Model confidence (mean pLDDT): 76 of 100. A computed fold for a 79-nucleotide RNA from Niallia nealsonii, annotated as ZMP/ZTP riboswitch aptamer (pfl RNA motif). Its Rfam family is "ZMP/ZTP riboswitch aptamer (pfl RNA motif)". The family has 185 seed sequences and 3,295 matches in Rfam 15.1. Gene Ontology terms of the family: one-carbon metabolic process and regulation of purine nucleotide biosynthetic process. The source organism's lineage runs through Bacteria, Bacillati, Bacilli, Caryophanales and Niallia.

RNA sequence: AAGGCUGUAUGUAACUGGCGAAGCACGGAGAACCGUGAGGGAGCAUACAGCGUCGUAGCCGUUCGCCUGGGCAGAGGUA
Repeated sequence: AAGGCUGUAUGUAACUGGCGAAGCACGGAGAACCGUGAGGGAGCAUACAGCGUCGUAGCCGUUCGCCUGGGCAGAGGUA
């Protein structure tokens, strides 16, 4: 010094389910799905500022509880 981490801004953005209580809505299903809108939103990209060698077994959907099903990040394998 590269890398890495943190903050801010812009753009993009997967996933955004069922039941009960709080303040999501509409339409159609019946299990935990489909479509639309609002809201949430990790992650990714770029720019600036800061730390200066500092990795990791996590993160996300309004809150809590009980469940269901995914996404991102990370590791490995194959082409």